[in-house]
RNA sequence: GUGAGUGUAGCUCAAUGGCAGAGCGCCGGGCUGUGGCCCCGGUGGUCGCGGGUUCAACCCCCGUCACUCACCCCA
Numbered sequence: 001g002u003g004a005g006u007g008u009a010g011c012u013c014a015a016u017g018g019c020a021g022a023g024c025g026c027c028g029g030g031c032u033g034u035g036g037c038c039c040c041g042g043u044g045g046u047c048g049c050g051g052g053u054u055c056a057a058c059c060c061c062c063g064u065c066a067c068u069c070a071c072c073c074c075a
Base pairs, nucleotide, nucleotide: 001071002070003069004068005067006066007065010024011023012022013021018055025043026042027041028040029039030038048064049063050062051061052060
């Protein structure tokens, strides 16, 4: 340089163009002699960034940034 993939909660990941979710975590309570496990409740977001299409975009299109993989070139 060329092509492809990934980017969403603190972490790991979902989400058919129509209300952004789960598990873990965190906080409070129950249980327990204490702690863990378990149970109940609560807490969670500029959907990487900027535009476009649409009545409506995490989702489609364009650009861009970061990371990963493959290939090519030079050394």
Overview
Transfer RNA from a Deltaproteobacteria bacterium, 75 nucleotides, folded computationally. It matches the Rfam family "tRNA". The family's RNA type in Rfam is transfer RNA. The source organism's lineage runs through Bacteria, Pseudomonadati, Myxococcota and Myxococcia. The sequence is in RNAcentral, with records from ENA.